[in-house]
RNA sequence: GGUGCGGUAGCCAAGUGGUAAGGCGUGGGACUGCAACUCCCUGAUGCGUCGGUUCAAAUCCGUCCCGCACCU
Numbered sequence: 001g002g003u004g005c006g007g008u009a010g011c012c013a014a015g016u017g018g019u020a021a022g023g024c025g026u027g028g029g030a031c032u033g034c035a036a037c038u039c040c041c042u043g044a045u046g047c048g049u050c051g052g053u054u055c056a057a058a059u060c061c062g063u064c065c066c067g068c069a070c071c072u
Base pairs, nucleotide, nucleotide: 001071002070003069004068005067006066007065010024011023012022018055027041028040029039030038048064050062051061052060
C1' cells in the first nucleotide's frame, strides 16, 4: 500500500429500513439483628466521524478515523 471483517450503555452483546433485546456491572428497594445469598426495579433525543439516498437510516451508499486478520 491492497483486501476482508468489525466499531451499538461502564463492559459483553442482539438488532441489517418503521423509532434499539438480553447478560454483567452500577444505583435504589425487599429480605436480614447487621451482612452475604436471593428477588424486584433501574438506563441508549445521541448506534465511530462527516456527508448522501429515503416519508422514514443503527440498518443502504460515499468518505475519513480506530481495531483485528490476511496479502504484498